[in-house]
RNA sequence: CGGAGCGUAGCGCAGCCCGGUAGCGCACUACACUGGGGGUGUAGGGGUCGUGGGUUCGAAUCCCGCCGCUCCGA
Numbered sequence: 001c002g003g004a005g006c007g008u009a010g011c012g013c014a015g016c017c018c019g020g021u022a023g024c025g026c027a028c029u030a031c032a033c034u035g036g037g038g039g040u041g042u043a044g045g046g047g048u049c050g051u052g053g054g055u056u057c058g059a060a061u062c063c064c065g066c067c068g069c070u071c072c073g074a
Stems, first nucleotide, its partner, number of pairs: 001073007010026004020057001028044006050066005
């Protein structure tokens, strides 16, 4: 320098192809059961979807640039 994959909650991931109010597991908070811990149950909080633009009534999703990580090639 060229190519590919990945970036979404504290952690691990789905959703993207085919645009329509952002989810799952673990973790966290409160409460109940328990003498306490652990465990179980119920309820709840937490996201500018890497970043900047574009298209669109509407973008995590489509298009372009950039950044980071990984891999391949030179």